[in-house]
RNA sequence: GGGGGUGUAACUCAGUUGAUAGAGUGCUACCUUUGCAAGGUAGAAGUCGGGGGUUUGAGUCCCCCCACCUCCA
Numbered sequence: 001g002g003g004g005g006u007g008u009a010a011c012u013c014a015g016u017u018g019a020u021a022g023a024g025u026g027c028u029a030c031c032u033u034u035g036c037a038a039g040g041u042a043g044a045a046g047u048c049g050g051g052g053g054u055u056u057g058a059g060u061c062c063c064c065c066c067a068c069c070u071c072c073a
Stems, first nucleotide, its partner, number of pairs: 001072007010025004019056001027043005049065005
């Protein structure tokens, strides 16, 4: 330098054919206990890596850039 892949909550990851952004763990509050742990209920937490384009509508399609992984040279 070139090819391919990944980027979504604090962490690990779903999100199919473009139509309400989700799960588990963790966190907060409450219930339960003499207390802790475990368990239960509720809640908070997101510019979907950045920018632009297409579209009535983009996490999803297209282009550029960034970071990381991998292959070739």
Description: RNAcentral holds the sequence, with entries from MGnify. Predicted 3D model of a 73-nucleotide RNA (transfer RNA) from a soil metagenome. Rfam family: tRNA. By type it is a transfer RNA. Rfam links the family to the GO term triplet codon-amino acid adaptor activity. Its mean pLDDT, the model's own confidence on a scale to 100, is 81.